[in-house]
Formats: sequence, C1' cells, structure tokens
RNA sequence: CUCUUAUAGUGAAAGGCUGAGGGAUCAGGCCCUAUGAAGCCUUAGCAACCGGUUCCGCCGCAGGGCGUAACGCUGGUGCUAAAUCCUGCCCGCGACAAAGUCGUCAGGGGAAAGAUAAGAG
Repeated sequence: CUCUUAUAGUGAAAGGCUGAGGGAUCAGGCCCUAUGAAGCCUUAGCAACCGGUUCCGCCGCAGGGCGUAACGCUGGUGCUAAAUCCUGCCCGCGACAAAGUCGUCAGGGGAAAGAUAAGAG
C1' cells in the first nucleotide's frame, strides 16, 4: 500500500515545549483557536478490537478447540470538542402540473469515502 471482516448517537484532559492554524481529502455549511491551533513530550483517563483470567454451553479419549458472558488485568493497539461535526451519491418524504429542480426533509434507510482493530497478501 491492497484485500477481507468487524465497530462507531456512549465514554475519557491536565501539565511542559512551541507559536498559527485546525476540524482526512474536494465543495458547501457550521464550529474550535493567542483564555494558545497543529505537532512533540510527560502524566492521567476512556474504551474493550487483540491478548489474558474466570463462569457456562457444545465438540473431542486427551492435549485442546469453538461459542456466549463477566472482569480493566503492570500485556499489544486505539482514542480523550461537536454523530466519523453536518451535507454531497441512491432510496424515501415534502413543494412546485410533468421532466426536472429545490428543500434545517425524520440527527429516516443504504452506499461511497475516511477512521480504528483483527487477519491475509
């Protein structure tokens, strides 16, 4: 980097260095930001994907395997403004005769894209 699978309306910030941008990309919107952005470091925390431990069930002669649940556990990652900040494509809903266009149209469904994890190449 590519592919597969899973997840997301929950949750969790202080300090130091630094000094102007940031919210992935493009567009539109809306926000955050010198009461200090992004980045780096330290400490703390959140979560429970992987690992671990325990209970139960199933399979197996057995070592053990599979599935559910619980525990945050000196382990591996991740994360700690706003729904993945919102919209964009399709469906649906409403208005305008229709095509089509528009819509704060219900924080409706799906897709795409991005993110994270686990696995494969």

Predicted 3D model of a 121-nucleotide RNA (SAM riboswitch aptamer (S box leader)) from an Ignavibacteriota bacterium. NCBI's taxonomy places the organism under Bacteria, Pseudomonadati, Ignavibacteriota.